Context: one part of a larger RNA
RNA sequence: GAAUGAACGCUGGCGGCGUGCUUAACACAUGCAAGUCGUACGAGAACGCUUCAAGCUUGCUUAGGGCUAGUAAAGUGGCGCACGGGUGAGUAACGCGUGGGUAAUCUACCUUCGAAUUGGGGAUAACGUUGCGAAAGCGACGCUAAUACCGGAUAAUAUCCAUUAAUCUUAGGUUUUUAGGAUCAAAGGGGGCCUCUACAUGUAAGCUCUUGUUUGAAGAUGAGCUCGCGUACCAUUAGCUUGUUGGUGGGGUAAUGGCCUACCAAGGCGACGAUGGUUAGCUGGUCUGAGAGGAUGAUCAGCCACACUGGCACUGACACACGGGCCAGACUCCUACGGGAGGCAGCAGUGAGGAAUUUUGCGCAAUGGGGGAAACCCUGACGCAGCAACGCCGCGUGAGUGAUGAAGGCUUUCGGGUCGUAAAGCUCUGUCAAGUGGGAAGAAUCUGCAGUAUGCUAAUACCAUAUUGCACUGACGGUACCACUGAAGGAAGCACCGGCUAACUCCGUGCCAGCAGCCGCGGUAAUACGGAGGGUGCAAGCGUUACUC
Numbered sequence: 001g002a003a004u005g006a007a008c009g010c011u012g013g014c015g016g017c018g019u020g021c022u023u024a025a026c027a028c029a030u031g032c033a034a035g036u037c038g039u040a041c042g043a044g045a046a047c048g049c050u051u052c053a054a055g056c057u058u059g060c061u062u063a064g065g066g067c068u069a070g071u072a073a074a075g076u077g078g079c080g081c082a083c084g085g086g087u088g089a090g091u092a093a094c095g096c097g098u099g100g101g102u103a104a105u106c107u108a109c110c111u112u113c114g115a116a117u118u119g120g121g122g123a124u125a126a127c128g129u130u131g132c133g134a135a136a137g138c139g140a141c142g143c144u145a146a147u148a149c150c151g152g153a154u155a156a157u158a159u160c161c162a163u164u165a166a167u168c169u170u171a172g173g174u175u176u177u178u179a180g181g182a183u184c185a186a187a188g189g190g191g192g193c194c195u196c197u198a199c200a201u202g203u204a205a206g207c208u209c210u211u212g213u214u215u216g217a218a219g220a221u222g223a224g225c226u227c228g229c230g231u232a233c234c235a236u237u238a239g240c241u242u243g244u245u246g247g248u249g250g251g252g253u254a255a256u257g258g259c260c261u262a263c264c265a266a267g268g269c270g271a272c273g274a275u276g277g278u279u280a281g282c283u284g285g286u287c288u289g290a291g292a293g294g295a296u297g298a299u300c301a302g303c304c305a306c307a308c309u310g311g312c313a314c315u316g317a318c319a320c321a322c323g324g325g326c327c328a329g330a331c332u333c334c335u336a337c338g339g340g341a342g343g344c345a346g347c348a349g350u351g352a353g354g355a356a357u358u359u360u361g362c363g364c365a366a367u368g369g370g371g372g373a374a375a376c377c378c379u380g381a382c383g384c385a386g387c388a389a390c391g392c393c394g395c396g397u398g399a400g401u402g403a404u405g406a407a408g409g410c411u412u413u414c415g416g417g418u419c420g421u422a423a424a425g426c427u428c429u430g431u432c433a434a435g436u437g438g439g440a441a442g443a444a445u446c447u448g449c450a451g452u453a454u455g456c457u458a459a460u461a462c463c464a465u466a467u468u469g470c471a472c473u474g475a476c477g478g479u480a481c482c483a484c485u486g487a488a489g490g491a492a493g494c495a496c497c498g499g500c501u502a503a504c505u506c507c508g509u510g511c512c513a514g515c516a517g518c519c520g521c522g523g524u525a526a527u528a529c530g531g532a533g534g535g536u537g538c539a540a541g542c543g544u545u546a547c548u549c
Stems, first nucleotide, its partner, number of pairs: 001549002004546001006545005013395006019388002021353001026351003030348003035079003040076002048067004053062004086306003095231008105223002110219008118152001120150002127142006158183004165176002168173001188211006197204003232278003239269003244266008281303004285296004308329005331342004359385001361384003367381001368379004398428004408419004432490001434485005442476001447471009493538005498519003504533005514521002
């Protein structure tokens, strides 16, 4: 000199864009942060309004009907909840970075291309009756549905066994091919129409469209595993290792492998630093520096790990799962003492710790995500607003003129010098702030309605696709921006002045009080302490402290 997620002191006008618990991975009150689908399924209220009847106590009670409403809430089922969001405790490791391998692998939803979607069965929740319990909750009996569950049929270029031939090859195998055997599937929902058949209005079988389901092939995406190289300090850590190192058989996995197991062999690593200890998430990057380097890893992005602590599996395409489960532990809460409930390192917020870090805000309008055919619903992701000079950037606090060099302050060799064109005065301007009026872009979709074209079809129906027009949708926000009004009016401080280092005099003090980054200053003329005048530097900031180069 530069820099910071900074803090402290003094000061403080506005705007834009960013950033904001670095400490206790400490404990958490409260609210919200993951739901959705009625075009999978069976059931299905009430409040209220209204109508009518009965009873009497004459304004109430009871029973029924209609609307509310096939709505709310609940249940079965599907998809999602493994994404998104947080944190950096652990980890010195194939964790990360980079480049390969997988002939050792998987991949829901999505896209493309094939084939199929057949015929049956038994349950169960909801619900009703009832029991136990303070509660959380748990039973018993009875009824019912499905795209829930279970058999049967059929089936291949799928899987497995054995067989023939060929290609490639890392010589382990891979790919293709010939004939044979065995095994394995499904589910429906919604819209429309009578061309063919039946009753002859129209509907059913049927046809058709669409969306699902099953089974293959390929792609895309995502993931698993594995290898070369790189990746902190300590030798005042020198030896470490028994599933250890390798083999065979078996198990397990999507898959290789001591991953696990039985047996066999005795190996394997190490001064090119094993083992042990300490510290630490890694990277793109960031800061600094001419560079080489050094330091660092906040915000943003990629990967990893974790979710009160430890362990375990279930479901599932994917988890050993932050707002799922079980067990153990610590802590907190409820209890009728028998037993139960909980997990903010999600967004706000509270306490504590600390030098120190924000609102219990608005909205799904945009972007993105989940569900749904769609309308739509959900979304503390996200978009915005609030707080903080915490940072960067921009603007302003006026401009011109004005010498009786006014008054006043300071100083003086008493002549003067200086603050100083500075002020006043005169002439202007109108940024920001204030007030009044107007007032956006961000909105495109989707959807509905009205057309047009193409495809499908028996069809001008329905549906799908493309396209045109109209309508609908804004949290921010009456914000940005624009115009007008009046007005120099509302807007400057902080540090320093002995040398390094830009900037000097007077007074007070008298080795005292004090200053200080280093040298050092102060003991009666202190440019070094304190005050004043003047000056220098930066400026809505300026200094100090801490840390890095």